[in-house]
RNA sequence: AACGAAAUCGCAGGAGAGUGAUUUCAGGCUUCGAGUCUGCAAUCCGCCGAAGGCGCAAUCUCCCAUAAACGCUCAGGCCCAGUACUGCGAUUUUGUC
Numbered sequence: 001a002a003c004g005a006a007a008u009c010g011c012a013g014g015a016g017a018g019u020g021a022u023u024u025c026a027g028g029c030u031u032c033g034a035g036u037c038u039g040c041a042a043u044c045c046g047c048c049g050a051a052g053g054c055g056c057a058a059u060c061u062c063c064c065a066u067a068a069a070c071g072c073u074c075a076g077g078c079c080c081a082g083u084a085c086u087g088c089g090a091u092u093u094u095g096u097c
Stems, first nucleotide, its partner, number of pairs: 002096012018045001020044004025039006046078003052074001053072003059065001
């Protein structure tokens, strides 16, 4: 110097499922009667799986070890955001020659 791997950051792409019902509080609007809109939170029901977590096959064949985008939904989520994953760039570590 080149190539590969891992981690981090940045950019781009990137789903699924009710912005359901009720209630407290705060703010705004209004014809100032109370309605209506927004936000946070709580409760109930329904749902999703691509943060995370957990479980299993083959292999082996005694055991151990080992998965997933599969399954389970504890967590998370069902407006937005984010998300596994993919591509590019940079940095660090490490391996090969």